[in-house]
RNA sequence: AGGAUUAAGCCACACCCGUCGCGAGGCGGGGUCGGAAAGCCACGGGUCUUAGAACAAGACAGCCGGGCCGCCAUC
Numbered sequence: 001a002g003g004a005u006u007a008a009g010c011c012a013c014a015c016c017c018g019u020c021g022c023g024a025g026g027c028g029g030g031g032u033c034g035g036a037a038a039g040c041c042a043c044g045g046g047u048c049u050u051a052g053a054a055c056a057a058g059a060c061a062g063c064c065g066g067g068c069c070g071c072c073a074u075c
Base pairs, nucleotide, nucleotide: 001074003072010035011034015030016029017028018027019026020025033062039068040067041066043065044064045063046060047059048058049057050056
């Protein structure tokens, strides 16, 4: 530099079990649809949730952009 019909190592959708939460969802275990940042950060957009309400408080980084830090065959 680049992401190949590569992958040492890594992550883990749906679903199931347990658990926490009003909820979106989180966490642990199983699982393996997929991923080259599917690592981290709610900064911008977006989507979603909330018990009586939303001007309030939250969720999603595996929706897109941005920031930070990395892995790897090859050159």
A computed fold for a 75-nucleotide RNA from Sulfuricella denitrificans skB26, annotated as c-di-GMP-I riboswitch aptamer. The sequence is in RNAcentral, with records from Rfam and Ribocentre. The model forms 100% of the base pairs in the Rfam consensus. The prediction has a mean pLDDT of 78.